[in-house]
C1' cells in the first nucleotide's frame, strides 16, 4: 500500500440481518437477614452507542469519511 472484521455501563457480552423509549452478568451503592462476617433475597446507581457526516418522521442498526484495535495479502 491493499483486502477483511471489530468498537454499546467500571469489566465480560447482547440487541444489529425486522430501523420505533438501549439491557443482561459481575463490579459498587443502600435495605433486609446475622451477635458479627461471609452467602443469601430486594431495591438502586451506571450509557453522547469511537468519532464527523448524509439518508429518514425516526439510527446502536443502513450509507460515506476519520481514528484506533485485530488478523490476512503483497
Nucleotide at each position: 500500500g491493499c483486502c477483511u472484521a471489530c468498537a454499546u455501563a467500571g469489566c465480560u457480552c447482547a440487541a444489529c440481518u425486522a430501523g420505533g423509549u438501549a439491557g443482561a452478568g459481575c463490579a459498587c451503592u443502600u435495605c433486609a437477614u446475622u451477635c458479627g462476617u461471609a452467602a443469601u433475597g430486594a431495591a438502586g446507581c451506571g450509557g453522547u452507542u469511537a468519532u464527523g457526516g448524509g439518508u429518514u418522521c425516526g439510527a446502536u442498526u443502513c450509507c460515506c469519511g476519520u481514528u484506533g484495535u485485530a488478523g490476512g495479502c503483497u
Transfer RNA from a Pseudomonadota bacterium, 74 nucleotides, folded computationally. RNAcentral records the identical sequence in 2 taxa. Model confidence (mean pLDDT): 80 of 100. Rfam family: tRNA. The family's RNA type in Rfam is transfer RNA.